RNA sequence: AGUGAAGAUAGAGGUGCAAAUUUAAUCAGUACGUAUCAGGAAGGGUAUGAGCCCUUAUGAAUGAUGCGGAAAGGGAAAUUUGCCGAAGUGAACAUUACCUCAUAGUAAUGAUUGCUGGUUCUGCGUUGAAUAAACGUAGGAUUGUCAAGAUGUAGAUUCUUGGAGAGCUAUCUCACGG
Numbered sequence: 001a002g003u004g005a006a007g008a009u010a011g012a013g014g015u016g017c018a019a020a021u022u023u024a025a026u027c028a029g030u031a032c033g034u035a036u037c038a039g040g041a042a043g044g045g046u047a048u049g050a051g052c053c054c055u056u057a058u059g060a061a062u063g064a065u066g067c068g069g070a071a072a073g074g075g076a077a078a079u080u081u082g083c084c085g086a087a088g089u090g091a092a093c094a095u096u097a098c099c100u101c102a103u104a105g106u107a108a109u110g111a112u113u114g115c116u117g118g119u120u121c122u123g124c125g126u127u128g129a130a131u132a133a134a135c136g137u138a139g140g141a142u143u144g145u146c147a148a149g150a151u152g153u154a155g156a157u158u159c160u161u162g163g164a165g166a167g168c169u170a171u172c173u174c175a176c177g178g
Base pairs, nucleotide, nucleotide: 002176003175004174006173007172008171009170010169011168014084016083017082018081019080020079021078022077023076032068033067034066035065036064037063038062042055043054044053045052046104047103048102049101050100051099087116088115089114090113091112093110094109095108096107097106098105117143118142119141120140121139122138123137124136125135126134127133145163146162147161148160149159150158
């Protein structure tokens, strides 16, 4: 020189990623409130069981009509901030909240771990109120990167094929090597 699925630092990808704030939608003329009518004994506090509490013949659930009428979660755009395994998603675990206990469920947070290079389009599936969006899967396009082949004296370029972020580029260190 070279090799290393050893370490550190700094970087690149582009309709790039996330969070916060704001705006306008969606959710929805829904939930809910109220008035009237019908109804006629139960209803509510996430589901089931056991408790506890609350509403109810001064009329429960439920239904109809009139009037009033949301919000959260999920998305979009803009701005700002932090970033380039950014982050997303799955699994099992722990903690907290949902009146108490048990089991389950939902949500948030934490650490562990599997998968995905980024974006985008189409089909199918799942979640979802959804025609939004996400994820999974099959296929296509595009982009960055590396490798192999072709092109070329060579470098560059271009084309084809393939790989995956445990990647790629730069510098330094370490180990092997000599």
A computed fold for a 178-nucleotide RNA from Priestia megaterium, annotated as Lysine riboswitch aptamer. The prediction has a mean pLDDT of 79. RNAcentral holds the sequence, with entries from ENA, Rfam and Ribocentre.